The prediction has a mean pLDDT of 82. A computed fold for an 84-nucleotide RNA from Desulfallas sp. Bu1-1, annotated as c-di-GMP-I-GGC riboswitch aptamer. NCBI's taxonomy places the organism under Bacteria, Bacillati, Clostridia, Desulfallaceae, Desulfallas. The sequence was found by an Rfam model in a public genome assembly.
[in-house]
RNA sequence: AAAAAACAGGGCAAACCGGUCGAAAGGCCGGGACGCAAAGCAAUGGGUCUAAGGUUUUUAGCUAUGACUGCCAUGCUGCUUAAA
Numbered sequence: 001a002a003a004a005a006a007c008a009g010g011g012c013a014a015a016c017c018g019g020u021c022g023a024a025a026g027g028c029c030g031g032g033a034c035g036c037a038a039a040g041c042a043a044u045g046g047g048u049c050u051a052a053g054g055u056u057u058u059u060a061g062c063u064a065u066g067a068c069u070g071c072c073a074u075g076c077u078g079c080u081u082a083a084a
Base pairs, nucleotide, nucleotide: 003081004080011036012035016031017030018029019028020027021026034070040076041075042074044073045072046071047068048067049066053063054062055061
């Protein structure tokens, strides 16, 4: 450098429940652990979710300027350590 078997010290925390913010998706806090070697950071590319506002006579539909990195890439950073 590349890789991910095992161990240790640690780390994160799905579903669900309570509170709270939000139109929603979803966020945050507490409880809780299904899992995770980047489940650390960044919405940069793809993807997914939502549709307040806009469009429409209204509804439906469409639409991101709203979200998701625990969907896949990409960039940056990082713990441990066998075999090959």